[in-house]
RNA sequence: CGGCGUGUGGCGCAGUUUGGUAGCGCACUUCCUUCGGGAGGAAGGGGUCGCAGGUUCGAAUCCUGCCACGCCGA
Numbered sequence: 001c002g003g004c005g006u007g008u009g010g011c012g013c014a015g016u017u018u019g020g021u022a023g024c025g026c027a028c029u030u031c032c033u034u035c036g037g038g039a040g041g042a043a044g045g046g047g048u049c050g051c052a053g054g055u056u057c058g059a060a061u062c063c064u065g066c067c068a069c070g071c072c073g074a
Base pairs, nucleotide, nucleotide: 001073002072003071004070005069006068007067010026011025012024013023020057028044029043030042031041032040050066051065052064053063054062
């Protein structure tokens, strides 16, 4: 320098195929149960999707550039 892949709540991931309200598990908060802990149950909060721009009525999803990490090549 070129190619490919990955980037989504605190952590691990799904959602992209076919654009249409951002979800799951764990964790966290409150409450119930218990003498207490653990375990179980109920309710709740937290991300606008790596960054910027474009297309569109509408973008995590499509297009362009850039950044970080990984792999391959030179």
Description:
The RNA shown here (transfer RNA) has 74 nucleotides and comes from Halomonas sp. Its Rfam family is "tRNA". Gene Ontology term of the family: triplet codon-amino acid adaptor activity. About the family: Transfer RNA (tRNA) molecules are approximately 80 nucleotides in length. The organism belongs to Halomonas, within Bacteria.